[in-house]
RNA sequence: GCGUUCACUGCAGGAGAGCUUGAAGGCCAAAAGCCUUCAACGCCGAAGGAGCAACCACCCCGGAAACUCUCAGGCAAAAGGACCGUGGUGAACAA
Repeated sequence: GCGUUCACUGCAGGAGAGCUUGAAGGCCAAAAGCCUUCAACGCCGAAGGAGCAACCACCCCGGAAACUCUCAGGCAAAAGGACCGUGGUGAACAA
């Protein structure tokens, strides 16, 4: 130097599910419409969290899913988004 893994980061991709109903307030001369808050019902799983478990490791202590739950979060767009591709920086391993 090449390689592997991890952390941070630039760029690109990235699903699901009510723009539901009601009340109060705001914008408006008013209506319609929009926004905010609260409540009700329905729904979604891919932030986070929890559970089961194949499996991995094993002297002890452990690790572990996109499965399950739906506490949290979310249900037009935007934002967010597990994960993934690629570039950069740093660390560890290996040599």